[in-house]
């Protein structure tokens, strides 16, 4: 330098869960917690892939639907429900790039 990670040394992070606090929400931060992890450091602009639906945006369905002689139907706009789509929001402990300790051969 490459490759490898049985067992070592020093170290390290911290799953689920609990409380606070952001967010619409996935999700993040912070305390405590310790499932596990040989990169579980780092990078969402190397890249694949998932996760969410605020705004938007179709369809249904109710609701409302002016005045003028009078009545009836029916519409456009609006407003809700609700369901589809969508990221500009997010995951790095999904794979992947990219940096690194120690130790072996």
């Nucleotide at each position: 330098u490459c490759a490898u990670g049985c067992g070592a040394a020093g170290a390290g992070c911290a799953c689920a869960c609990u409380c606070c606090g952001u967010g619409a929400a996935a999700a993040c931060g912070g305390a405590g917690g310790c499932c596990g992890c040989a990169a579980a450091a780092c990078u969402a602009c190397a890249g694949g892939g998932c996760c969410u639906a605020a705004c938007g945006u179709a369809a249904u369905c109710u609701g409302c639907g002016u005045g003028g002689a009078c009545g009836g139907g029916g519409g456009a706009a609006c407003a809700g429900a609700c369901u589809g789509c969508u990221a500009u929001g997010g995951c790095c402990g999904c794979c992947a790039g990219c940096u690194g300790c120690c130790a072996u051969u």